[in-house]
RNA sequence: ACCCGAAAAAGGCAAAGCCACCGAAAGGUAGUGACGCAAAAUCACCGGUCUAAGGGGCGCGUGCGUUCUAAGGCAGCGGGGUUGCCGGA
Numbered sequence: 001a002c003c004c005g006a007a008a009a010a011g012g013c014a015a016a017g018c019c020a021c022c023g024a025a026a027g028g029u030a031g032u033g034a035c036g037c038a039a040a041a042u043c044a045c046c047g048g049u050c051u052a053a054g055g056g057g058c059g060c061g062u063g064c065g066u067u068c069u070a071a072g073g074c075a076g077c078g079g080g081g082u083u084g085c086c087g088g089a
Base pairs, nucleotide, nucleotide: 003088004087005086012037013036017032018031020029021028022027035076041082042081043080045079046078047077048074049073050072054069055068056067057066058065059064060063
């Protein structure tokens, strides 16, 4: 260095919920709180998935309904890139 994560050691992150704010929503930020996580550090490149403001189609009672769509999300869905602590059953 690569690989591995048993047993340790120092630590780290923080699910759901609640509260405040932002957002059309998904969701995000901050506080609280810990379900868990050896990368639950970071990055939307690939797949997947969530939402549908805006836009398109259809219907009709012309304003609604329905449907499709990401340039909006999810890194704690998987892959991949980059970086990192301790150690070697």
Molecule: c-di-GMP-I riboswitch aptamer
Organism: uncultured Gammaproteobacteria bacterium